[in-house]
Context: one part of a larger RNA
RNA sequence: GAAUGAACGCUGGCGGCGUGCCUAACACAUGCAAGUCGUGCGAGAAAGGUCCCUUCGGGGACUGAGUAGAGCGGCGCACGGGUGAGUAACGCGUGGAUAUCUGCCCUUUGGUUUGGGAUAACCUUGCGAAAGCGGGGCUAAUACCAGAUAGUCUGCCCUUUUUUAACGGAAAGGGCGGUAAAGAUGGCCUCUUCAUGAAAGCUAUCGCCAAAGGAUGAGUCCGCGUCCCAUUAGCUUGUUGGUGGGGUAAUGGCCUACCAAGGCAACGAUGGGUAGCUGGUCUGAGAGGAUGAUCAGCCACACUGGAACUGAAACACGGUCCAGACUCCUACGGGAGGCAGCAGUGGGGAAUAUUGGGCAAUGGGGGCAACCCUGACCCAGCGACGCCGUGUGAGGGAAGAAGGCCUUCGGGUCGUAAACCUCUGUCAGGAGGGAAGAACGGCCAGGGUUCGAAUAGGUCCCUGGUUUGACGGUACCUCCAGAGGAAGCACCGGCUAACUCCGUGCCAGCAGCCGCGGUAAUACGGAGGGUGCAAGCGUUAUUC
Numbered sequence: 001g002a003a004u005g006a007a008c009g010c011u012g013g014c015g016g017c018g019u020g021c022c023u024a025a026c027a028c029a030u031g032c033a034a035g036u037c038g039u040g041c042g043a044g045a046a047a048g049g050u051c052c053c054u055u056c057g058g059g060g061a062c063u064g065a066g067u068a069g070a071g072c073g074g075c076g077c078a079c080g081g082g083u084g085a086g087u088a089a090c091g092c093g094u095g096g097a098u099a100u101c102u103g104c105c106c107u108u109u110g111g112u113u114u115g116g117g118a119u120a121a122c123c124u125u126g127c128g129a130a131a132g133c134g135g136g137g138c139u140a141a142u143a144c145c146a147g148a149u150a151g152u153c154u155g156c157c158c159u160u161u162u163u164u165a166a167c168g169g170a171a172a173g174g175g176c177g178g179u180a181a182a183g184a185u186g187g188c189c190u191c192u193u194c195a196u197g198a199a200a201g202c203u204a205u206c207g208c209c210a211a212a213g214g215a216u217g218a219g220u221c222c223g224c225g226u227c228c229c230a231u232u233a234g235c236u237u238g239u240u241g242g243u244g245g246g247g248u249a250a251u252g253g254c255c256u257a258c259c260a261a262g263g264c265a266a267c268g269a270u271g272g273g274u275a276g277c278u279g280g281u282c283u284g285a286g287a288g289g290a291u292g293a294u295c296a297g298c299c300a301c302a303c304u305g306g307a308a309c310u311g312a313a314a315c316a317c318g319g320u321c322c323a324g325a326c327u328c329c330u331a332c333g334g335g336a337g338g339c340a341g342c343a344g345u346g347g348g349g350a351a352u353a354u355u356g357g358g359c360a361a362u363g364g365g366g367g368c369a370a371c372c373c374u375g376a377c378c379c380a381g382c383g384a385c386g387c388c389g390u391g392u393g394a395g396g397g398a399a400g401a402a403g404g405c406c407u408u409c410g411g412g413u414c415g416u417a418a419a420c421c422u423c424u425g426u427c428a429g430g431a432g433g434g435a436a437g438a439a440c441g442g443c444c445a446g447g448g449u450u451c452g453a454a455u456a457g458g459u460c461c462c463u464g465g466u467u468u469g470a471c472g473g474u475a476c477c478u479c480c481a482g483a484g485g486a487a488g489c490a491c492c493g494g495c496u497a498a499c500u501c502c503g504u505g506c507c508a509g510c511a512g513c514c515g516c517g518g519u520a521a522u523a524c525g526g527a528g529g530g531u532g533c534a535a536g537c538g539u540u541a542u543u544c
Stems, first nucleotide, its partner, number of pairs: 001544004006540005013390006019383002021348001026346003030343003035075003040072002048063006082301003091226008100218002105214008113147004122137006153178011183206006190199001192197001227273003234264003239261008276298004280291004303324005326337004354380001356379003362376001363374004393423004403414004427485001429480005437471001441467008450458002488533005493514003499528005509516002
């Protein structure tokens, strides 16, 4: 000099964009942060309203409404969000490899058949303070189970071709065996009914099953790189390798039996300490050094330790089970909980924000869709924490007011500074106007396209109209008034830009280094003046 997620002191006009628990991975009151689908299924209220009856207490019908809220089922909950404890490791970075899997999505091909038994909700009943648990009875499905059939699926066997030193591999063909599925909604035609409707067929859309390919995501392995200590020198028995077997989606001591006795290490094994890694960030001419907040990629963790279940994927932050510590409830028998999600509280600390608004945009989950959910996100609030912009006025105005300070008493200086005159109108204030961010999607109308037996209906596309903004009456614009509301901080001995007076008298004090102060201190304290930066200025800490 530059820098910071800074803090402290004094001071503080406005705006924009960023940014804000670095400490206790300490403990947490309260609210919210993951739901959705009635076009999978069985069921199904109440308040209110209208009408009728009434013994005036009330009762009934219709509506509310096939709505709400529960239940079975599907998909999601493995994303998104947080934190950095652990980890010196194939964790990360980089470059390779393959013995593998991949829900939803895209492309292609084929299929969607016949049956069955349950169970929740519900009714009833028992136990319990509660959390909840049990018995009996009824019922449905795109829930569950069995059968059939299929193949570019799979296991075993055979044949041919090809490849290999060989085991074996690949391709084609054949035989035997294994293994699939689910329907829903709209429209039409026919039938029936007073009507709601019902069954079969055709059709459209959304699904379901199998297979192949893709895309995306993931698993696994390897080369190289990745902090300090040798005052850590030896370490290792599933250890190193082989064979058989098991296990996994998959290679492998991953596991197991047997066999061999290996494997690592001064090119630092083992042990100890410290630490998430990277893109980057800061500094520096560079080489390098330091660092890893915000943003992005990867990893790890979710009160502590352990375990599996479900699933395409977890050994799963707001799932389950066991153990532990802690907190809470209890009728003492037993139960409930996990903010390192967003706010917020206590505590710790030099120190770090609102228990805000909205799903309008972007993105995500569910749904055919409408739509619902979303503390992701978008906004607003607080903090000069940082960067940037801007203002606190402009021109004129005396050989120079008053006053302060200094003085050699002549004067000098603050100083065109003020007053005063003429203007301007940024920002703040008041009044009025007032966006972009909105595209889609839905609905209405018209047109085209395509599926279709169809002048039903639907898919897709185009045009016109209509509808949707938290921020916010915000940005921005116009007008009004009027210099009005807006400057401080540090320093002035040398380094280092800036000097005098008074007070003090080795005292009080200053100080980054050298050093100042013991009676004229440019170094202490005050004043006047000056210098530097400026809504900041200094100090402290840390890095280069």
Description:
This is a predicted structure of a 544-nucleotide part of an RNA (small-subunit ribosomal RNA, 5' domain) from a metagenome. Its mean pLDDT, the model's own confidence on a scale to 100, is 85. RNAcentral holds the full RNA, with entries from SILVA.